The prediction has a mean pLDDT of 83.
This is a predicted structure of a 95-nucleotide RNA (THF (Tetrahydrofolate) riboswitch aptamer) from a chicken gut metagenome.
It matches the Rfam family "THF (Tetrahydrofolate) riboswitch aptamer". From the family's description: Tetrahydrofolate (THF) riboswitch was first reported for Ames et al. as an RNA motif in 5' untranslated (5'-UTR)regions of folate transport and biosynthesis genes in Firmicutes genomes.
The model forms 94% of the base pairs in the Rfam consensus.
RNAcentral holds the sequence, with entries from MGnify.

């Protein structure tokens, strides 16, 4: 002096799950974790309240009714692989 390395973010692939409302999102309050070590939030994220909210439809079974299956959406849905992108301070670490 230069570089690896995080939690997570974008897109994008399979596979789910919800459409008989969960989930995403938002607000409050109490916690967690988080480059290889400490420590730390305006990044992540758990729990609990609270307020808001929605895209559904076709085919088959089935005496009806409930109902199961599929197959097409739809959801600011989950998860994982893939490709970019990526820690503030000190310490280590590579050349």
């Nucleotide at each position: 002096c230069a570089g690896a390395g995080u939690a997570g973010g974008c897109g994008u692939a399979u596979u789910g799950c919800g459409u008989u409302a969960a989930g995403u999102g938002c607000c409050g309050c109490a916690g967690a974790a988080u480059g290889g070590g400490a420590u730390g939030u305006c990044g992540u994220u758990u729990g609990c309240g609270g307020a808001c909210g929605a895209a559904a439809g076709g085919u088959a079974a089935g005496u009806u009714u409930a109902u199961u299956a599929c197959c097409u959406g739809c959801g600011g849905u989950a998860a994982u692989g893939c490709g970019c992108c990526g820690c503030g301070u000190c310490c280590g670490u590579u050349g």